[in-house]
Context: one part of a larger RNA
């Protein structure tokens, strides 16, 4: 030292679990904020690390309802002090306080810090309140410079910053593909930027079709991967037309709609409430399991009781219910629409660009940097180069629900979705703890047992660690590094073989 075998150590797979996740369906809500937000420091309990709530009225005050016996969050257990049918504690309306910082706004700043002013009450201490910008109104003052106009002051009213996608303009790539690369593609994508709404855009024909004849938008199916563009390469890629979804027209003499406010009303939201029906005998540590014999059901969705319950509990099904504050519908009243009055430096048009599937091409149309520049309804657009006929329409002013997008957020439900190296990065105090000057990066980590009943007490031991008896418990090789406990890899006994 190998092999066997039997028994442990160590590991922590593996099964079983699910407290967190994932992806949807229905329905809700689609914002918060100078009445100081999100986000945050700091602080707050008899003792108080940390979550967590809450602000110096500080695990919290007042009030209004609900509930109806215990209560004083959680880790985390015990103690002291205490609330509690004169109704605590809990759940909801609705007030109140609400430090410091944050846009942060008196003035500064290295965020939570430092210095003021002005009024008011007050002997004083101290206390409140107010002073930032920029826009708009009103008023008052008021210059070179006679009127005036700029300033300049004082009211008043807005805005400013967050926020997950969606949504409309402004800007705008590369890699990549083209098997190389340069048009061209990627792609108006990504990204940066302004702005809004709950949806956003759009939008009531100077439109389409074709001599028939439709009638605003939007979004889906087809049309059709056609027609067509294309170093005619890669690729790109319509229209009419046709079937859906939804529908709503209408002003420059003010509708629809939206937004506040009243007022009245059903329904709903924000707490809850009743709410059917079982017992014995057996196995066992425990019945819900098995035998027997019943019984509800508009309720046999679920979940939890010591193992597998319709009838043991919480629940379902179906029925009720709000002092309060809110959604919603009806009407009112009032702001918005809202631009005086039909649209000229416009419509063509010419260089130059971009937008149409359409790359300058026979290249219409929309738009516009320059430069020019009509008519005016007896009159102009267009009808795919242009011209005639002939159709059809009326720019150069505005407004407009649905039907569509999207999910930071809140409830119900669902799942041939994961189940702890999976599923979120986070099932555990996780964007932590660690890295990192920053910008960033960015983890591991769940399970004793029904119940802690979490091992009195006695031995060895360093008043140890750790064991070993006792003891609980069904089980203790369930002993807290606790379910189960594979393998590598490390013993211990035994046989074999060297």
């Nucleotide at each position: 030292c190998g092999c066997a075998u039997a028994c442990g150590g160590u590991g922590g797979a593996u099964g079983c679990c699910u407290a967190g996740g994932c992806a949807g369906c229905c329905a809700g809500a689609g914002g918060c904020g100078a009445u100081g937000a999100a986000g945050g420091a700091c602080g707050u309990g008899a003792c108080a690390g940390c979550c967590u709530g809450c602000g110096a009225a500080a695990a919290g005050g007042c009030u209004c309802g609900g509930u109806g016996a215990g209560g004083u969050g959680g880790c985390a257990a015990a103690c002291a002090a205490c609330c509690u049918g004169u109704g605590a504690c809990c759940c909801g309306g609705g007030c109140a306080u609400a430090u410091c910082c944050g846009a942060a706004u008196g003035g500064g700043g290295a965020a939570a810090c430092c210095c003021a002013c002005u009024c008011a009450u007050g002997c004083a201490a101290a206390u409140g309140a107010g002073u930032a910008u920029c826009c708009c109104g009103a008023c008052a003052u008021g210059a070179a410079u006679c009127c005036a106009u700029a300033g300049u002051g004082u009211c008043g009213g807005g805005a400013g910053g967050c926020g997950a996608a969606c949504c409309g303009g402004g800007g705008g790539a590369a890699c990549u593909g083209a098997a190389a690369c340069a048009u061209c593609u990627a792609a108006g994508u990504a990204c940066c930027c302004c702005g809004a709404g709950g949806a956003a855009c759009a939008g009531a024909a100077a439109u389409c079709a074709a001599c028939c004849g439709a009638g605003a938008u939007u979004c889906c199916c087809c049309c059709a991967g056609u027609a067509g563009c294309g170093g005619c390469g890669a690729g790109c890629g319509a229209c009419c037309g046709g079937g859906g979804a939804g529908c709503a027209g209408c002003c420059c003499u003010u509708a629809a709609g939206u937004c506040a406010g009243g007022u009245g009303u059903c329904u709903g939201a924000u707490a809850g409430g009743c709410g059917a029906a079982c017992c014995g005998a057996u196995u066992g540590g425990g019945a819900a399991g098995u035998c027997g014999g019943a019984c509800c059901a508009u309720a046999g969705c679920g979940g939890g009781u010591g193992a597998u319950a319709g009838u043991c509990c919480c629940g379902u099904a179906g029925c009720c219910g709000a002092a309060a504050u809110c959604c919603g519908c009806a009407c009112c009243u009032g702001g918005u629409g809202a631009a005086a009055a039909c649209g000229a430096g416009u419509a063509g048009g010419u260089c130059g660009g971009g937008g149409c599937a359409c790359g300058u091409g026979a290249a219409a149309c929309c738009u516009u940097g320059a430069c020019u520049g009509a008519a005016g309804a007896c009159g102009g657009g267009g009808g795919g180069a242009c011209c005639a006929u002939c159709c059809u329409c009326c720019a150069a002013g505005g407004c407009u629900a649905a039907a569509u997008a999207c999910u930071c957020c809140u409830g119900g439900c669902u799942g041939a979705c994961c189940g702890a190296u999976a599923g979120u990065g986070a099932a555990c105090c996780a964007g932590u703890a660690c890295c990192g000057u920053g910008a960033g990066g960015g983890a591991a980590a769940g399970g004793c047992g029904a119940a802690a009943a979490g091992a009195a007490c006695c031995c060895c031991g360093g008043c140890g660690a750790g064991g070993g008896g006792a003891g609980u418990g069904a089980a203790a090789u369930a002993g807290a590094u606790c379910c189960u406990g594979a393998a590598a890899c490390c013993g211990u006994a035994u046989g074999c073989g060297u």
Notes: Predicted 3D model of a 498-nucleotide part of an RNA (large-subunit ribosomal RNA, domain I) from uncultured Halomonas sp. Model confidence (mean pLDDT): 85 of 100. NCBI's taxonomy places the organism under Bacteria, Pseudomonadota, Oceanospirillales, Halomonadaceae, Halomonas.